[in-house]
RNA sequence: GAAGCUGGCUAGACAGUCGCCGCUUGCAGUUUUAUUAAGCAAGGGGAGGAAAGUCCGGGCUCCAUAGAGUGAGAUGGCGGCUAACAGCCGUCUGCCGUAAGGCAAGGAAUAGGGCCACAGAGACGAACGUAUUCAGUUACGGUGAAACGCGGUAACCUCCAUCUGGAGCAAGACCAAAUAGGCAGGCAAUGACGCUACUCGCUGAGCCUGCGGGUGGGUUGCUUGAGCGUGUAAGCAAUUACAUGCCUAGAGGAAUGACUGUUCACGACAGAACCCGGCUUAUCGGCUGGCUUCACUU
Numbered sequence: 001g002a003a004g005c006u007g008g009c010u011a012g013a014c015a016g017u018c019g020c021c022g023c024u025u026g027c028a029g030u031u032u033u034a035u036u037a038a039g040c041a042a043g044g045g046g047a048g049g050a051a052a053g054u055c056c057g058g059g060c061u062c063c064a065u066a067g068a069g070u071g072a073g074a075u076g077g078c079g080g081c082u083a084a085c086a087g088c089c090g091u092c093u094g095c096c097g098u099a100a101g102g103c104a105a106g107g108a109a110u111a112g113g114g115c116c117a118c119a120g121a122g123a124c125g126a127a128c129g130u131a132u133u134c135a136g137u138u139a140c141g142g143u144g145a146a147a148c149g150c151g152g153u154a155a156c157c158u159c160c161a162u163c164u165g166g167a168g169c170a171a172g173a174c175c176a177a178a179u180a181g182g183c184a185g186g187c188a189a190u191g192a193c194g195c196u197a198c199u200c201g202c203u204g205a206g207c208c209u210g211c212g213g214g215u216g217g218g219u220u221g222c223u224u225g226a227g228c229g230u231g232u233a234a235g236c237a238a239u240u241a242c243a244u245g246c247c248u249a250g251a252g253g254a255a256u257g258a259c260u261g262u263u264c265a266c267g268a269c270a271g272a273a274c275c276c277g278g279c280u281u282a283u284c285g286g287c288u289g290g291c292u293u294c295a296c297u298u
Base pairs, nucleotide, nucleotide: 001294002293003292004291005290006289007288008287009286010285012263013262014261015260016259017258018257020046021045023043024042025041026040027039048269052280053279055278056277057276058275059274060168061167062166063165067200068199069198070197072164073163074162075161076160077091078090079089080088081087092106093104094103095102096101107159108158112157113156114153115152116151128141129140130139131138172220173219174218175217182211183210184209185208186207187206194202195201227246228245229244230243231242232241233240234239
């Protein structure tokens, strides 16, 4: 200097004008009166590394007082981390790469079944050719990776080991208002509905279908978290413990948009909807740590 491998941070920036959404304080609240408050003013805040996919795992809520078995499904070397996992870390084995590194579909083929291209007579049962024998009995030859075998394949069925309730924020909880406590049929303490895919079991009162009527409103769940940063200690690491600092969207048919100027990385993929830990997919650039190989110089 070139070509690679593997991590981390970032995701245009600055200024001005107008606009959108939440929160805090005040106008203004202890009461009365009054009120356009769904308003005004000030302060401070407001989409991602994947917010995507809905593929895994949970937190949370309800069934619910809470079980057993069967079925079904998932995982698959060993050890560790975690709330948990099909995730992550370490290590063994196998494959790829000169290497740094990357990938893994990683238990069992004598429990049983299925499948195995072409060539070959024949690939789980069979004798084509030659010689031999009472007898495919014995020996040799040809095809093929493999032929009188203890072959291959289980991300084929299956067996083994371990694990697993269901439904989901449109889950739930509360308030207000209105109507028709309506009509018809069926089931039900000889146990309905439900737990539950099925059986046993448990609970114990209404349930199901059709027609018809009312309401389609508001509050909450809803953001302080298995949270983030820094330091110290332990550990190969994932991570854990302690100390300390910070508060960082909560919309509700769905909020961050428009214009101007400067700058340069000339801007890709792309927008939260209960929350979190992963995986997968898409992707223009900028900064930066460690490592490998090659060439040259010293």
Molecule: Bacterial RNase P class A
Organism: Nitrosomonas sp.